[in-house]
Context: one part of a larger RNA
Molecule: small-subunit ribosomal RNA, 5' domain
Organism: metagenome
RNA sequence: GAUUGAACGCUGGCGGUAUGCUUAACACAUGCAAGUCGAACGGUAGCAGGCCUUCGGGUGCUGACGAGUGGCGGACGGGUGAGUAAUGCAUAGGAAUCUGCCUGUUAGUGGGGGACAACUUAGGGAAACUUAAGCUAAUACCGCAUACGCCCUUCGGGGGAAAGCGGGGGACCGUAAGGCCUCGCGCUAACAGAUGAGCCUAUGUUGGAUUAGCUAGUUGGUAGGGUAAAGGCCUACCAAGGCUGCGAUCCAUAGCUGGUCUGAGAGGAUGAUCAGCCACACUGGGACUGAGACACGGCCCAGACUCCUACGGGAGGCAGCAGUGGGGAAUAUUGGACAAUGGGCGCAAGCCUGAUCCAGCAAUACCGCGUGUGUGAAGAAGGCCUGAGGGUUGUAAAGCACUUUCAAUGGGGAGGAAAAAGGUAGUCUUAAUACGGCUGCCCUUGACAUUACCUAUAGAAGAAGCACCGGCUAACUCCGUGCCAGCAGCCGCGGUAAUACGGAGGGUGCGAGCGUUAAUC
Numbered sequence: 001g002a003u004u005g006a007a008c009g010c011u012g013g014c015g016g017u018a019u020g021c022u023u024a025a026c027a028c029a030u031g032c033a034a035g036u037c038g039a040a041c042g043g044u045a046g047c048a049g050g051c052c053u054u055c056g057g058g059u060g061c062u063g064a065c066g067a068g069u070g071g072c073g074g075a076c077g078g079g080u081g082a083g084u085a086a087u088g089c090a091u092a093g094g095a096a097u098c099u100g101c102c103u104g105u106u107a108g109u110g111g112g113g114g115a116c117a118a119c120u121u122a123g124g125g126a127a128a129c130u131u132a133a134g135c136u137a138a139u140a141c142c143g144c145a146u147a148c149g150c151c152c153u154u155c156g157g158g159g160g161a162a163a164g165c166g167g168g169g170g171a172c173c174g175u176a177a178g179g180c181c182u183c184g185c186g187c188u189a190a191c192a193g194a195u196g197a198g199c200c201u202a203u204g205u206u207g208g209a210u211u212a213g214c215u216a217g218u219u220g221g222u223a224g225g226g227u228a229a230a231g232g233c234c235u236a237c238c239a240a241g242g243c244u245g246c247g248a249u250c251c252a253u254a255g256c257u258g259g260u261c262u263g264a265g266a267g268g269a270u271g272a273u274c275a276g277c278c279a280c281a282c283u284g285g286g287a288c289u290g291a292g293a294c295a296c297g298g299c300c301c302a303g304a305c306u307c308c309u310a311c312g313g314g315a316g317g318c319a320g321c322a323g324u325g326g327g328g329a330a331u332a333u334u335g336g337a338c339a340a341u342g343g344g345c346g347c348a349a350g351c352c353u354g355a356u357c358c359a360g361c362a363a364u365a366c367c368g369c370g371u372g373u374g375u376g377a378a379g380a381a382g383g384c385c386u387g388a389g390g391g392u393u394g395u396a397a398a399g400c401a402c403u404u405u406c407a408a409u410g411g412g413g414a415g416g417a418a419a420a421a422g423g424u425a426g427u428c429u430u431a432a433u434a435c436g437g438c439u440g441c442c443c444u445u446g447a448c449a450u451u452a453c454c455u456a457u458a459g460a461a462g463a464a465g466c467a468c469c470g471g472c473u474a475a476c477u478c479c480g481u482g483c484c485a486g487c488a489g490c491c492g493c494g495g496u497a498a499u500a501c502g503g504a505g506g507g508u509g510c511g512a513g514c515g516u517u518a519a520u521c
Stems, first nucleotide, its partner, number of pairs: 001521004006517005013369006019362002021327001026325003030322003035072003040069002043065002047063003050059003079280003088205007097197002102193008110144001112142002119134006150159003164185006172179002206252003213243003218240008255277004259270004282303005305316004333359001335358003341355001342353004372402004382393004406462001408457005416448001422442007465510005470491003476505005486493002
């Protein structure tokens, strides 16, 4: 000199853009943070509307929908950095793998069965919850049929699927529901792609030798098991190997990277925000489900802690967003909205979304703007100095003439919005002018928000401080003090004329900041 997620002291007008527990991975009150689908299902607790009614009520008939069965999603998104010195990360390669939703291609979607919730009844329990009996549906579950391709194979053969739902409709069948046709959404099998993930190898990746030897599943082989998959990953047997002074093992410290800061560079330091990867979710262990987890707001066991209890037993996990206590020099609101972007579910409408977008707080940082402009010598008054003449503050003020940025008040006012749904015209599909798909037009949607921006009104009106002045280092005099009180980054000042302490006048520097402290180069 540059820099900071800074803090402290004094001071403080406005706006934009960023950033904001670096400490206790300490403990947490309260609210919210993952649901959704009735176009899978039986249904109807509640609401609204129909219908019937003896006016008590009844009826799932409709819109919808609590609880339940079922599907998809809760493995994403969000947080934190405890652990980890290599099961990590970075770069470059590799082969023995899986991949829900999505895309393309091919083929299929036939026929049956038995249950279990909900519900009803009867119990148990303080509660959490739970037991027994009975009834019932499905895209839940299980067989049968078929299966080119798929899997296994001794090449003879053997094995293995599926589910329906919704919209519309001319002829034909049917009392009706519907069959049937068609469109859409699904379902099953297979191949390929895309995406994501698992695995292996090489090189690089902090300090310590006051850590020199370490290792028995250890190193390799054979056989088997296991996995989606190679492999001591596991087991049995066999061999005696494997690593190490190019630092093994042990100890300490630490998430890694893109980057960031500094520097001419080489380097050094660092890893907040943002992005990629990893690890973790009260502590330790375990598996289940699933395409994917050994799962932050799932389950089981053990432990510590907190809470409820009728003492028998139960409940919980903010390193999600706010917020509280504590720790600390120190770090924000128990805010708004799903309008946009994105995600989950759904045909859709839509619902959910503390992701996100916004607002609030903080000079925490960077950037921009303002606190007036011109004129004005009687060089006013006052202050300070003085050699007592004067000098200086100083065109500074006052006065005169202007301007009105920003702030204040009033009015106007973009853009962030493109869609989806709905209506309509054309076209494709189709037996069809129906339904549906595509294209065009119309219509509709804003948390921020009293938006940005523009304009009007009034008036210099509302807006300057901080540090320093011995040398380094820009800037000097007086008074007080008298090795005292004090200053100080280094040299050093102060013991009666202190430009170095304290005050004042004056000056210098920076300026909504200025200094100090800490840290890095």